[in-house]
RNA sequence: UCUUAUCAAGAGAGGUUGAGGGACCGGGCCCUGUGACACCCAGCAACCCCUGCUUAGGCAGGAAGGUGCUACUUCCCGCAGGAUAAUAUCCUGGCAGAUGAGG
Numbered sequence: 001u002c003u004u005a006u007c008a009a010g011a012g013a014g015g016u017u018g019a020g021g022g023a024c025c026g027g028g029c030c031c032u033g034u035g036a037c038a039c040c041c042a043g044c045a046a047c048c049c050c051u052g053c054u055u056a057g058g059c060a061g062g063a064a065g066g067u068g069c070u071a072c073u074u075c076c077c078g079c080a081g082g083a084u085a086a087u088a089u090c091c092u093g094g095c096a097g098a099u100g101a102g103g
Base pairs, nucleotide, nucleotide: 001103002102003101004100005099006098007097012041014040015039016038020031021030022029025078026077027076028075042070043069044068046067047066048065049062050061051060052059053058074096079093080092081091082090083089
């Protein structure tokens, strides 16, 4: 960098540190010296892994080895379409992002 699957669940009152953080940009709304972010420990269980079933599409269970993850739906919206009396609100699909697997 390309392809593909998933993204409504789950996961600490711990230790160190000491000011920002929630992907970019914009608008919101939140978290944070009652300790952000990061690292370590701990934990969770998405994919790879193992086992069984299978209508071969998948389903169920196991484990924690490889990654990953552990505020708020990917925190919400911004692009298009639809529903709607409607500026509100809701739904669907995109764009972008994150993670795994393969190239």
A computed fold for a 103-nucleotide RNA from a marine sediment metagenome, annotated as SAM riboswitch aptamer (S box leader). Its mean pLDDT, the model's own confidence on a scale to 100, is 86. Its Rfam family is "SAM riboswitch aptamer (S box leader)". Gene Ontology term of the family: regulation of gene expression. Rfam describes the family as follows. The SAM riboswitch is found upstream of a number of genes which code for proteins involved in methionine or cysteine biosynthesis in Gram-positive bacteria. The sequence is in RNAcentral, with records from MGnify. Of the family's consensus pairs, 94% are formed in the model.